[in-house]
RNA sequence: GCUGGCGUAGCUCAAUCGGCAGAGCAGGUGAUUUGUAAUCACCAGGUUGGGGGUUCAAAUCCCUCCGCCAGCU
Numbered sequence: 001g002c003u004g005g006c007g008u009a010g011c012u013c014a015a016u017c018g019g020c021a022g023a024g025c026a027g028g029u030g031a032u033u034u035g036u037a038a039u040c041a042c043c044a045g046g047u048u049g050g051g052g053g054u055u056c057a058a059a060u061c062c063c064u065c066c067g068c069c070a071g072c073u
Base pairs, nucleotide, nucleotide: 001072002071003070004069005068006067007066010025011024012023013022019056027043028042029041030040031039049065050064051063052062053061
């Protein structure tokens, strides 16, 4: 330099053919307990890597840039 894949909550990952962004763990509150742990209930946490485009509607499609990984040279 070329090709391909990936980037979503603090972490690990989902999200059908474009149609309300979710789960587990972690965190907070409460219940339970003499107290802790465990368990149960509830709550909070997101510019979906940045920018632009298409569309009534974009995490999803297109362009570009950035980062990471793999392959080729």